[in-house]
Order: sequence, then structure tokens, then C1' cells
RNA sequence: GGAUCGGUAGCUCAGUGGUAGAGCGUGGGACUGCAAAUCCUGAGGUCAUGGGAUCAACCCCCAUCCGGUCCU
Repeated sequence: GGAUCGGUAGCUCAGUGGUAGAGCGUGGGACUGCAAAUCCUGAGGUCAUGGGAUCAACCCCCAUCCGGUCCU
């Protein structure tokens, strides 16, 4: 330099055009003699960045940034 995959909550990841979610973690509560486990409930997001197409984009197109793998 070229090809390809990925970037979404604190962490690990879903979501392939029509309301952004789960598990873990975390705050509050229930239970308990106290804890753990369990149960209920809440908070937490510039969907890497910028632009384009569309009535509508995490999702499609282009460019850029970052990371993995392969080729040279």
C1' cells in the first nucleotide's frame, strides 16, 4: 500500500429501513438475626466522526479515524 471483519450502556454483545435492547455490573426496595442467593424496581447511550440518498437510518452509499486478520 491492497483486501476483509469490527467500533452500539461501566464490561461482554444483540439489533440488516419504522419507539435503541439483553446479560453482567451499579443505585433503591423486599426477604434474612446479619449476610449471600433469590425476587421487584430505577438510572445509565452524540449507535467512532463527517457528509449523502430516503417520508424515515445503528442499519444503505461515500470519505475519514481507531482496532483485529490476511496479502504484498